[in-house]
RNA sequence: GGGCCUGUCGUUCAAUGGUAGGAUACGUCACUUGCACUGAUGAGAUUCGGGUUCGAUUCCCGACAGGUCCA
Numbered sequence: 001g002g003g004c005c006u007g008u009c010g011u012u013c014a015a016u017g018g019u020a021g022g023a024u025a026c027g028u029c030a031c032u033u034g035c036a037c038u039g040a041u042g043a044g045a046u047u048c049g050g051g052u053u054c055g056a057u058u059c060c061c062g063a064c065a066g067g068u069c070c071a
Stems, first nucleotide, its partner, number of pairs: 001070007010024004018054001026042005047063005
């Protein structure tokens, strides 16, 4: 320098173009003498910029970051 793949809550993993969800972690409450466990409840995310579309996490283009292969 070129090809391919990936980018989603703190972490990990989903989501047929139509309300972004699960697990875990975190906060609050209950339970306990207290902690832990358990139960209830709450907050929290689509890498960035454009395009297509009534509507984009999803499709297209570019940038950035990571991985892998070739040189």
The RNA shown here (transfer RNA) has 71 nucleotides and comes from a Nanobdellota archaeon.
Rfam family: tRNA. The family's RNA type in Rfam is transfer RNA.
NCBI's taxonomy places the organism under Archaea, Nanobdellati, Nanobdellota.